[in-house]
């Protein structure tokens, strides 16, 4: 100093431009003597930050910034 990859719930991923989904985890209830496991229902995120394209952006461009690799340089 140079490329390439990544950032969506508390955690682990979905979501190829049309208004964010699941599992875990929380809550509440059902089972139960009672716990655990099982089953119902339910709460949570507007997507790393700032801008641009667009009718419409988690998605595409471009900078920051965090985190990973891999060169190169310097000692």
């Nucleotide at each position: 100093g140079g490329g390439c990859c990544u950032a969506u719930a508390g955690c682990u991923u979905a979501a190829u431009g049309g208004u964010a989904a699941a599992g875990c985890a929380g809550g509440c209830g059902a089972c139960u003597c009672a716990u655990a496991a099982u089953c119902g229902c339910u709460u949570g995120a507007g997507u790393g930050c700032u801008g641009g394209u667009u009718c419409g952006a988690u998605u595409c461009c471009a900078g920051c910034u965090g985190g990973g690799c891999c060169c190169a340089c310097c000692a």
Molecule: transfer RNA
Organism: Polynucleobacter sp. MWH-Loch1C5